A computed fold for a 142-nucleotide RNA from Geobacter sp., annotated as c-di-AMP riboswitch aptamer (ydaO/yuaA leader). The model forms 92% of the base pairs in the Rfam consensus.
[in-house]
RNA sequence: AGCUAAAAUCAGCCGAGACCCGUUCGACACGGACGGGUGCGGGGGAACCGAUCAAUUGGGGCGAAUUCCGGCCAAUCUCCGGAAAGGGCACUUCCAAGCUCUAGCCCGACAGCUAACCUCGUAGGCAUCUGGAAGGGUUCGA
Numbered sequence: 001a002g003c004u005a006a007a008a009u010c011a012g013c014c015g016a017g018a019c020c021c022g023u024u025c026g027a028c029a030c031g032g033a034c035g036g037g038u039g040c041g042g043g044g045g046a047a048c049c050g051a052u053c054a055a056u057u058g059g060g061g062c063g064a065a066u067u068c069c070g071g072c073c074a075a076u077c078u079c080c081g082g083a084a085a086g087g088g089c090a091c092u093u094c095c096a097a098g099c100u101c102u103a104g105c106c107c108g109a110c111a112g113c114u115a116a117c118c119u120c121g122u123a124g125g126c127a128u129c130u131g132g133a134a135g136g137g138u139u140c141g142a
Stems, first nucleotide, its partner, number of pairs: 012126003018038008039122006049112001058110001059107004066084006085102005091135006
């Protein structure tokens, strides 16, 4: 000097997943348990509209997480390669470049849209740093 790994920190990232109040446990706590509310997110649910021949090869919901081609294979899946489409990348938007994901779970014979109304959730997981323009903004010092 370079590479790799680990730990810590942070104006941060994916996501609806944040904040406030009360009771209680307790020596205390920005702690635990229970409950209520606000905000955010989801589901069910009229008229009108849509649909009306399908249907056990069931159907549907959350989510970006789907479709297609080829290979391996008796075949599906898995796996490998590719294409289209959809999503994410450190303040926001635009332009250019690059990287990356396309999972998982639920309802249980049943649901189009849908005012009133009813109802559910408010988790979990991470640690990046390309350039330009415009607009913002953090920290430190004077």
The sequence was found by an Rfam model in a public genome assembly. The source organism's lineage runs through Bacteria, Thermodesulfobacteriota, Desulfuromonadia, Geobacteraceae and Geobacter.